Overview
Predicted 3D model of a 1449-nucleotide RNA (small-subunit ribosomal RNA) from an uncultured organism. RNAcentral holds the sequence, with entries from ENA and SILVA. Its Rfam family is "Bacterial small subunit ribosomal RNA". Gene Ontology terms of the family: structural constituent of ribosome and ribosome.

[in-house]
RNA sequence: GCUUAACACAUGCAAGUCAAGGGGAAAGGUUGUCUUCGGACGGCCGAGUAUACUGGCGAACGGGUGAGUAACGCGUAGGUAACUUGCCUAUCAGUCUGGGAUAACACUGCUAACGCGGUGCUAAUACCGGGUAUACUGCAUAGAUCGCAUGUUUUUUGCAGGAAAGCGGGCCUCUGGAACAAGCUCGUGCUGAUAGAUAGACCUGCGUUCCAUUAGUUAGUUGGUAGGGUAACGGCCUACCAAGGCAGCGAUGGGUAGCCGGCCUGAGAGGGUGACCGGCCACACUGGGACUGAGAUACGGCCCAGACUCCUACGGGAGGCAGCAGUGAGGAAUAUUGCGCAAUGGACGAAAGUCUGACGCAGCAACGCCCGCGUGAGGGAUGAAGGUUUUCGGAGUGUAAACCUCUGUUAGGAGGGAAGAACGUCUAUUAUUCGAACAGGGUGAUAGAGUGACGGUACCUCCAGAGAAAGCCCCGGCUAACUCCGUGCCAGCAGCCGCGGUAAUACGGGGGGGGCGAACGUUGUCCGGAAUUAUUGGGCGUAAAGGGCGCGUAGGCGGGAAGGUCAGUCAGAGGUGAAAGCUUGUGGCUUAACUGCAAGUUUGCCUUUGAUACUGCCAUUCUUGAGUUCGGAAGAGGGAAGUGGAAUUCCUGGUGUAGCGGUGAAAUGCGUAGAUAUCAGGAAGAACACCGGUGGCGAAGGCGGCUUCCUGGUCCGAUACUGACGCUGAUGCGCGAAAGCGUGGGGAGCAAACAGGAUUAGAUACCCUGGUAGUCCACGCUGUAAACGAUGGGUACUAGGUGUUGGGUUUAAUUACUCAGCGCCGGAGCUAACGCAUUAAGUACCCCGCCUGGGGAGUACGAUCGCAAGAUUGAAACUCAAAGGAAUUGACGGGGGCCCGCACAAGCGGUGGAGCAUGUGGUUUAAUUCGAUGCAACGCGAAGAACCUUACCUGGGCUUGAACUGUAGGUGACGUAUCCUGAAAGGGAUAUUCUCUUCGGAGCACCUAUAGAGGUGCUGCAUGGCUGUCGUCAGCUCGUGCCGUGAGGUGUUGGGUUAAGUCCCGCAACGAGCGCAACCCCUGUUCCUAGUUGCCAGCAUUUAAGGUGGGAACUCUAGGGAGACUGCCCCGGACAACGGGGAGGAAGGUGGGGAUGACGUCAAAUCAUCAUGGCUCUUACGUCCAGGGCUAGACGCGUGCUACAAUGGUCGGUACAGAAGGAUGCCAAGUCGCGAGACCGAGCUAAUCCAUUAAAACCGGCCUCAGUUCGGAUUGGAGUCUGCAAUUCGACUCCAUGAAGUUGGAAUCGCUAGUAAUCGCGGAUCAGCAUGCCGCGGUGAAUAUGUUCACCGGGCCUUGUACACACCGCCCGUCAAGCCACGAAAGAUGGGAGUGCCCGAAGUCGCUUUGUCCAACCCGCAAGGGGGGACGGUGCCGAAGGUAAGACU
Repeated sequence: GCUUAACACAUGCAAGUCAAGGGGAAAGGUUGUCUUCGGACGGCCGAGUAUACUGGCGAACGGGUGAGUAACGCGUAGGUAACUUGCCUAUCAGUCUGGGAUAACACUGCUAACGCGGUGCUAAUACCGGGUAUACUGCAUAGAUCGCAUGUUUUUUGCAGGAAAGCGGGCCUCUGGAACAAGCUCGUGCUGAUAGAUAGACCUGCGUUCCAUUAGUUAGUUGGUAGGGUAACGGCCUACCAAGGCAGCGAUGGGUAGCCGGCCUGAGAGGGUGACCGGCCACACUGGGACUGAGAUACGGCCCAGACUCCUACGGGAGGCAGCAGUGAGGAAUAUUGCGCAAUGGACGAAAGUCUGACGCAGCAACGCCCGCGUGAGGGAUGAAGGUUUUCGGAGUGUAAACCUCUGUUAGGAGGGAAGAACGUCUAUUAUUCGAACAGGGUGAUAGAGUGACGGUACCUCCAGAGAAAGCCCCGGCUAACUCCGUGCCAGCAGCCGCGGUAAUACGGGGGGGGCGAACGUUGUCCGGAAUUAUUGGGCGUAAAGGGCGCGUAGGCGGGAAGGUCAGUCAGAGGUGAAAGCUUGUGGCUUAACUGCAAGUUUGCCUUUGAUACUGCCAUUCUUGAGUUCGGAAGAGGGAAGUGGAAUUCCUGGUGUAGCGGUGAAAUGCGUAGAUAUCAGGAAGAACACCGGUGGCGAAGGCGGCUUCCUGGUCCGAUACUGACGCUGAUGCGCGAAAGCGUGGGGAGCAAACAGGAUUAGAUACCCUGGUAGUCCACGCUGUAAACGAUGGGUACUAGGUGUUGGGUUUAAUUACUCAGCGCCGGAGCUAACGCAUUAAGUACCCCGCCUGGGGAGUACGAUCGCAAGAUUGAAACUCAAAGGAAUUGACGGGGGCCCGCACAAGCGGUGGAGCAUGUGGUUUAAUUCGAUGCAACGCGAAGAACCUUACCUGGGCUUGAACUGUAGGUGACGUAUCCUGAAAGGGAUAUUCUCUUCGGAGCACCUAUAGAGGUGCUGCAUGGCUGUCGUCAGCUCGUGCCGUGAGGUGUUGGGUUAAGUCCCGCAACGAGCGCAACCCCUGUUCCUAGUUGCCAGCAUUUAAGGUGGGAACUCUAGGGAGACUGCCCCGGACAACGGGGAGGAAGGUGGGGAUGACGUCAAAUCAUCAUGGCUCUUACGUCCAGGGCUAGACGCGUGCUACAAUGGUCGGUACAGAAGGAUGCCAAGUCGCGAGACCGAGCUAAUCCAUUAAAACCGGCCUCAGUUCGGAUUGGAGUCUGCAAUUCGACUCCAUGAAGUUGGAAUCGCUAGUAAUCGCGGAUCAGCAUGCCGCGGUGAAUAUGUUCACCGGGCCUUGUACACACCGCCCGUCAAGCCACGAAAGAUGGGAGUGCCCGAAGUCGCUUUGUCCAACCCGCAAGGGGGGACGGUGCCGAAGGUAAGACU
């Protein structure tokens, strides 16, 4: 331990008891008589028992529930001078005398039942008279006393009203007497009264939930008088009179709710809550009502109405678990139809005792954040097994286990075994008291008897035995605790952030670990953290938040002094604040929970005494706040009337002619009917140039020509006066830009709407031409704005500097001082920062307004206002985990400034068109292997695919394998040669055949087995390495210091300068690092050294070739030096850095070129160079082989080559390089061939020999502008070379053929000097195969005003930003489909409450002279009458019901 259905309830129990009232059994036993032997009738016991009835007391307690109730219901403190109180206690007095009935019972009737009658008998402590009462009550009377008022208390006298009941025990002292009665006595009742106690009733102060989108409510309402009623006051009720009462300090209405002690939480203040225990209230199927009674408007009573259930013979009846159990239902969810009155308490009783689902116990449930105990303890390995993991060594589980030695709680078995029990009662003894008493009774004492549901329970002893007893959650961070496997944005997790897309400490499992432990997690709720509703203890310039502004009501707050008072305030005392609870101390259960006792707490309220500083109040006073007076001053302050000129437009007239106007450019438009332009005149309306100003005025909105009138406020100076008259300001009232609305005017210009023209993809826009409301005036309305200083008003205080407006004082002075404004800068202080800073956003006080995450939404509904438009007030559902502020660093900008780059411009030459080559996409295919995809893929990997390469496809083979290593065993070869088969690989056959040795063996090779190999299979988004790109751009950082709360800044910005963060100067910075530059290489000049294979000036020689002798000068080679540094001069500049010019010099301002690539970016590229984690294949995704493919082709694109020609082509002749290469190589000379080439063959390991004739160029001839003597594709034929092999698919040669193409659209690329362009040469790869790539030299230009505009990229500073995956960003609206929530909606259906009317049950009250009936009393002999009562009738009220119109929901 039913939080839900105050939902419905079967069954049993939960309130009876007394008899000392009247009656009064039975069963059974026993006995007597009779007997037809079946029985009948009696006596006694049972027994004065049981039960019913009359009567008394109780049933109003105890127990349950929380529906209703926002209330004197509850809490707290008081009051009753306005009250009651059965039983109990104390005191006083009494208890006299009569009467008539009635139940039970007997007989009898009706009814299905419940039940209802009729006749007859009877009793009482039942009922009713009479008497008595100095008490009591009422009235009258005269005092006294007390009190806050009404009034209280008390005394005197008189009048009136007004009680009772007996019963039980005992005795014979007194009277009578036979018992015994009267009487006495004891006990117990009864009556009246007083007091107490207890229990209640009523009244009052204060406190007690939400909604103002509930603002007015109330007719018995508020008060009075009189009466009624009540225990009692009272509009409680009635009649009459008056018109009050309540309400912004929240009435009325609506929602919700029992209240409190307490409980949970919190440092506290608070917040939440009202289970258990205790106090109060309310209720008892729903609504109404009374009766009885001390007490009820009565849970287990009554009456009525209603709903429901049950019974019924259909006529009518019965019932009320929110008592204890229990059932159904509802629900996430809550127990036994138990035992006992032994204890505590209650009712009755004299008592025994009876009753008691109160209570005491037991049962069920880990329900609890309550308490205690166990599941073993000690020893035990450099550490078993198992499972886990591994870097394969190990590690960890882990002293854990096994094993050894012990202990014995709980559970188990056996035995013992309480306390809770005290009374009452009875028995015995005894004290005392009443009494005449030795009788009896009352009140006590002592001893004994007897009483246990729990329960054979707690507890104790013995026995045996580690035996029977551990789980739950978690391990990404918060938060203690980590690994493996599986999974692969799936499955799943998740409190928040977030995990999971192939290496998941986050999912699932395993191992390990952490936490707690008979529990552990989850969910829900409440408080806390949350200073996140802020009294303690918050805010409002920009984050949410100052009302648009004023006047002013209520309210709040308020200057100096002395006095009074003591309300607030403070202190003391007293009362109360129930108990329980809580805290502390101390006892009892083995301990604790639990519980006994004591103290404290109970912060509150009340009473009383005191204090008087402060606040309030009362009265007095003061002048500084406020105001008045006098004299000055400035001003677009407001209202009204008048008036002025310039401009615009229009009209008239003149002059005049073809355009005007407008724009980026135009067009629409106007104009030959004469425009624009120009001159003159006239009309009209609106606005007021210059002055004009971070100047002025005003509360704000706002106010601008001039003059006049009326009028508000402000400032300065001075004197006197009033004497706190002040500040703020909910509601209220007024003012309030523009637009808009109404009525009537007015209308020049401008100009929403609208029309046309442009622009554009479109253009309902921006631009242009027109143009209506409107703008203007008058009178009304609207009442809002970024109504902003995004900063409410007032007062006081707190560094300065500077400018300006007005006044005063002063000065030689526009000098200074001062008051009041308006600005700027700035210190302290404040601020999240930005910033504010005497005009505060500083320091304080007072008052008002407003805020509480974003969206929904300033929306909906309601209400108020408005002619309308709309305004004011102002939510929720739902949804998100953010929205927002300020600042920082980047990035970005069709932002700004500065600067650079073949970036543009200026030039030269190309690409894009043609043919071909090559790469790629796509397509195709058995396969067209794979990768690279904007710049930064596309003549890229590939410095060279016929086979090989090769990774792809088809087919044929192998399985420890083609290659590698180890171990074990075996063999002695391996190999070579020949033959067969086959496309080859492979398979088969024959022949031949080891080495070294210390003799143990070793080496080598093969076979078998095993461990393992192998993979160009996947993942470049798991990686290393390497590379590209921004970019050879000038940047990127650090230490210390300083600044900032911080991110971060400073340095690195600034002024100059540079190719450069290069350098100089300055500077809260000072230094440093990676980059730049330099150091390195090549090249340009020169010197030294050296002199072959290179060179040859001079000498000699010669076949005329540096060939030879010789030379070492030159060229050259290749080593080492020199040289260049703004060093010198002039000028500019800050006298610097540096720049410009010049001299000298081979070279001049980094001389030219190369190598060199900061921090980083792109998840850039590469797993197919290599390496590598993980995954994956293992008679295959490995490996061998043959053939094919990578070479395909309607097509698109990129990169190139050759051209289109005359600056050319072709033929002939003549010159001049550099670099690099060459022994399976380069190959001379010679011979052959038209040629590619072939034959032969010298030289060369190369400054020696070779390729090697460089070509363009130059000289000369021809061609003469044409598809050509241009161009060479394509095709045919014939060959050469390489190679095992040129069919798919090589290069080259010759002959023939002779395509497109006549300089290329949009677009686009490279290049700034030995460059572009053009010309050839070499090399790597390579058997062969470049138009590609990498190099080399020859010839050799043009142009650069320059960076204003403008394209691309970049650097620095600055600015804006809602971007940070960073503009390829972010983001808005419509639409489609589905869904969710809310609003509206014709209408439909409920609910609760109120009002009017109708009907009107029960019942109280009133009336009933008139209906019916009647024992008590009175009169009466009686009949009868009276009085009174009952029933009936009737009236008021009155629940439910009906009806009507509305409102709310």